About this RNA:
RNAcentral holds the sequence, with entries from Rfam. Predicted 3D model of a 109-nucleotide RNA (Guanidine-I riboswitch aptamer) from Hydrogenophaga crocea. Its mean pLDDT, the model's own confidence on a scale to 100, is 82. The source organism's lineage runs through Bacteria, Pseudomonadati, Pseudomonadota, Betaproteobacteria and Hydrogenophaga.
[in-house]
RNA sequence: CUUGAUGACCGCUAGGGUUCCGGGCCGGUGCGCCACACACCGGCCGCCUGGUCCGAGAGCGGUCGGCCACGAUCGCGUGGCUCCACGGAGGGACAAAAGCCCGGGAGAA
Numbered sequence: 001c002u003u004g005a006u007g008a009c010c011g012c013u014a015g016g017g018u019u020c021c022g023g024g025c026c027g028g029u030g031c032g033c034c035a036c037a038c039a040c041c042g043g044c045c046g047c048c049u050g051g052u053c054c055g056a057g058a059g060c061g062g063u064c065g066g067c068c069a070c071g072a073u074c075g076c077g078u079g080g081c082u083c084c085a086c087g088g089a090g091g092g093a094c095a096a097a098a099g100c101c102c103g104g105g106a107g108a109a
Base pairs, nucleotide, nucleotide: 007064008063009062010061011060012059015054016053020051021050022048023045024044025043026042027041028040029039030038065082066081067080068079069078070077071076084104086107090102091101092100
């Protein structure tokens, strides 16, 4: 200097918000005297621990795949390797946000 590979998916977590559930606050109805309790309905709250949900290139685990070597012979088998990785702002999607996507980006050393 040149060539090839350095990959995909699944599960989990850090993290995230608020579509639904739950929770809280306010109001109304059931209620027959008032009140309480309970149920239902409506509005608001994620600066509500949570369930559903989203979720990592630089987090974890798993299943395959890939490359190389040897052995086989035409079904494959065995072994090794699959490294390293600081990172904005801004924008995008879904209900919304995010370590998701733009992005191993811009940039830095």
It matches the Rfam family "Guanidine-I riboswitch aptamer". About the family: This family represents a conserved RNA structure found upstream of the ykkC and yxkD genes in Bacillus subtilis and related genes in other bacteria. The function of this family is unclear although it has been suggested that it may function to switch on efflux pumps and detoxification systems in response to harmful environmental molecules.